[in-house]
Context: one part of a larger RNA
RNA sequence: GAUUGAACGUUGGCGGCAGGCCUUAUACAUGCAAGUCGAACGGUAACAGCAGAGCUUGCUCUGGCUGACGAGUGGCGGACGGGUGAGUAACGCGUAGGAAUCUACCCAGUAGCGGGGGAUAGCCCGGGGAAACCCGGAAUAAUACCGCAUACGCCCUACGGGGGAAAGGGGGCCUCUUCUUGAAAGCUCUCACUAUUGGAGGAGCCUGCGUUGGAUUAGCUAGUUGGUGAGGUAAGGGCUCACCAAGGCGACGAUCCAUAGCUGGUCUGAGAGGACGAUCAGCCACACUGGAACUGAGACACGGUCCAGACUUCUACGGAAGGCAGCAGUCGGGAAUAUUGUCCAAUGGGGGAAACCCUGAGACAGCCAUGCCGCGUGUGUGAAGAAGGCCCUAGGGUUGUAAAGCACUUUCAGUAGGGAGGAAUUAGCGCGAUUAAUACUCGCGUCAAGUGACGUUACCUACACAAGAAGAUCCGGCUAACUCCGUGCCAGCAGCCGCGGUAAUACGGAGGGAUCGAACGUUAAUC
Numbered sequence: 001g002a003u004u005g006a007a008c009g010u011u012g013g014c015g016g017c018a019g020g021c022c023u024u025a026u027a028c029a030u031g032c033a034a035g036u037c038g039a040a041c042g043g044u045a046a047c048a049g050c051a052g053a054g055c056u057u058g059c060u061c062u063g064g065c066u067g068a069c070g071a072g073u074g075g076c077g078g079a080c081g082g083g084u085g086a087g088u089a090a091c092g093c094g095u096a097g098g099a100a101u102c103u104a105c106c107c108a109g110u111a112g113c114g115g116g117g118g119a120u121a122g123c124c125c126g127g128g129g130a131a132a133c134c135c136g137g138a139a140u141a142a143u144a145c146c147g148c149a150u151a152c153g154c155c156c157u158a159c160g161g162g163g164g165a166a167a168g169g170g171g172g173c174c175u176c177u178u179c180u181u182g183a184a185a186g187c188u189c190u191c192a193c194u195a196u197u198g199g200a201g202g203a204g205c206c207u208g209c210g211u212u213g214g215a216u217u218a219g220c221u222a223g224u225u226g227g228u229g230a231g232g233u234a235a236g237g238g239c240u241c242a243c244c245a246a247g248g249c250g251a252c253g254a255u256c257c258a259u260a261g262c263u264g265g266u267c268u269g270a271g272a273g274g275a276c277g278a279u280c281a282g283c284c285a286c287a288c289u290g291g292a293a294c295u296g297a298g299a300c301a302c303g304g305u306c307c308a309g310a311c312u313u314c315u316a317c318g319g320a321a322g323g324c325a326g327c328a329g330u331c332g333g334g335a336a337u338a339u340u341g342u343c344c345a346a347u348g349g350g351g352g353a354a355a356c357c358c359u360g361a362g363a364c365a366g367c368c369a370u371g372c373c374g375c376g377u378g379u380g381u382g383a384a385g386a387a388g389g390c391c392c393u394a395g396g397g398u399u400g401u402a403a404a405g406c407a408c409u410u411u412c413a414g415u416a417g418g419g420a421g422g423a424a425u426u427a428g429c430g431c432g433a434u435u436a437a438u439a440c441u442c443g444c445g446u447c448a449a450g451u452g453a454c455g456u457u458a459c460c461u462a463c464a465c466a467a468g469a470a471g472a473u474c475c476g477g478c479u480a481a482c483u484c485c486g487u488g489c490c491a492g493c494a495g496c497c498g499c500g501g502u503a504a505u506a507c508g509g510a511g512g513g514a515u516c517g518a519a520c521g522u523u524a525a526u527c
Stems, first nucleotide, its partner, number of pairs: 001527004006523005013375006019368002021333001027330002030328003035076003040073002043069002047067003050063006083286003092211007101203003106199007114148001116146002124137005154163003168191006177184003212258003219249003224246008261283004265276004288309005311322004339365001341364003347361001348359004378408004388399004412468001414463005422454001428446006471516005476497003482511005492499002
């Protein structure tokens, strides 16, 4: 000099863009942060409509009939998104490769979607318990569950053969078949479903190289190193096991100890390098502590389960419940770090055919000079060089065109009015594709109405008044800037040199000056 997730002192007008627990991975009150689908299912607790009944004429009852929908079965999603950096010196990360793998949803191809069965929750009945919840009986549905049939391709094979699937829902139609008002087990469109191949994206595994300090850590290792066989896994492998061999690593630093998430990057520097790894992005690890598996395409799972432990809460003392390193917020710790805000309008995610629902992701707002950037606090004129202050050789000098006065302007803030963009979808209409079809669905074009948290938005216009807006540090040298008074090695200053013991430009005050300026200094830290 540059820099900072900074803090402290003094001061403080406005705006834009960013940033904001670095410390106790301490403990947490309260609310919210993951649901959705009735177009999978049986149904009807609530609300509304409709129909019916009763009457006391505005109420009650009945009916799942309709919109919807509590609880339940079932599906998909809760493995993403969000947080933190405790652990980890490791194939964890970075980079470059590899072969023995899996992959829900999505895309493309091929083939199918036939016919049956037995349960079970909710509901009902009964019981236990303070509660959490649990038990028994009876009945019931499905895209829940299980056989049978079929098998292009698929799997196993000793090539003889053997094995294995599915589920339906919604809309429309009468051309064909059956009954015939019109419908269906018929036709058709669509969303699902099954098997398999390929893809895309995702994930698991292996390897070369790189990745902090210590030798006042020199030896370490028995599943240890390799083989054979088996088991296990989606998959290679001592991954696990039996047997056999005695290997494997190490001064090119093994082992041990300490420290640490890694990277893209950030800061600095002419560079080489050094230091760091906040925000943003990629990867990893963790979710009260330790362990374990279940479900599932995917977890050994932050807001799932089980066990143990510590802590907290409830209890009828028999037992139960909980996990903010999600967003806010509280206590505590600390030099120190924000609101228990608004909205799903946009972007994105989950579910759904869709409408839509959910979304503390996200978008915004609030607080903080924490940082960077921009703007303002007026402009011109004005010598009687006013008054006052300070200094003085008492003549004067200086503050100083500074002020006052006169003329002008109105940014920003204020008040009032106007006012974009962030809004695209979707529905309708037309055309085309599909089809028996004017239905459904898809594509393209056109287009009415509507949808904004921010928001009293940005921006524009008008109005009024110089009106509302300047401080901080320093002045011995380094280092820009000097005099007086007080003090008298005292009180004090100080980054270094050093000042202060009676004329202190170095202490304290004043006047004056210098430098920066909504900041200025100090401390800490890095180059």
Molecule: small-subunit ribosomal RNA, 5' domain
Organism: uncultured Gammaproteobacteria bacterium